Model confidence (mean pLDDT): 84 of 100.
Predicted 3D model of an 84-nucleotide RNA (c-di-GMP-I-GGC riboswitch aptamer) from a Campylobacterota bacterium.

[in-house]
RNA sequence: AGAGAAAAAGCCAAAUCUAUCGUGAGGUAGAGACGGAAAGCUGCGGGUCUUCACCAGAAGGGAGAGAUAGCCGGGUUGCCAGAG
Numbered sequence: 001a002g003a004g005a006a007a008a009a010g011c012c013a014a015a016u017c018u019a020u021c022g023u024g025a026g027g028u029a030g031a032g033a034c035g036g037a038a039a040g041c042u043g044c045g046g047g048u049c050u051u052c053a054c055c056a057g058a059a060g061g062g063a064g065a066g067a068u069a070g071c072c073g074g075g076u077u078g079c080c081a082g083a084g
Stems, first nucleotide, its partner, number of pairs: 004080001011036002016031006034070001040076003044073003047068005054061002
């Protein structure tokens, strides 16, 4: 010096169930492991979802407010690791 091959130490924890908070998307805790090399952190860009003022005869649209970092990208920090 970092290509994620191999190995090892440790880490996280999808679905589902229980409790709890929230109108909701979902959050938190416990059980649980589908997976993960940033599945650490960050709503900065896009996406998706929720709620809702309003517009509309309706279908639908939709300012605002939120959710999602395990949807993708960006930013930032970081464990192990010498196959080359």

Annotation
Rfam family: c-di-GMP-I-GGC riboswitch aptamer. Its family is annotated with cyclic-di-GMP binding in the Gene Ontology.